[in-house]
RNA sequence: GGCUCGAAGGUCUAGUGGUAUGAUUCUCGCUUCGGAUGUGAGAGGUCUCGGGUUCAAAUCCCGGUCGAGCCC
Numbered sequence: 001g002g003c004u005c006g007a008a009g010g011u012c013u014a015g016u017g018g019u020a021u022g023a024u025u026c027u028c029g030c031u032u033c034g035g036a037u038g039u040g041a042g043a044g045g046u047c048u049c050g051g052g053u054u055c056a057a058a059u060c061c062c063g064g065u066c067g068a069g070c071c072c
Stems, first nucleotide, its partner, number of pairs: 001071007010024003018055001025043006048064005
């Protein structure tokens, strides 16, 4: 230098155009003499950045940044 893949709450993660999913974590309740476990509710996201397409973009197109792999 070329090619491919990836970036999403504190962490991990589903999501092939229609108000972003689950787990974990944290807070509160129930359960217990108390704790753990279990269970219910809640909190927590500018979906890596810029631009384009579209009524509508995490998703499609172009470019940038960072990371991983392969080739030279």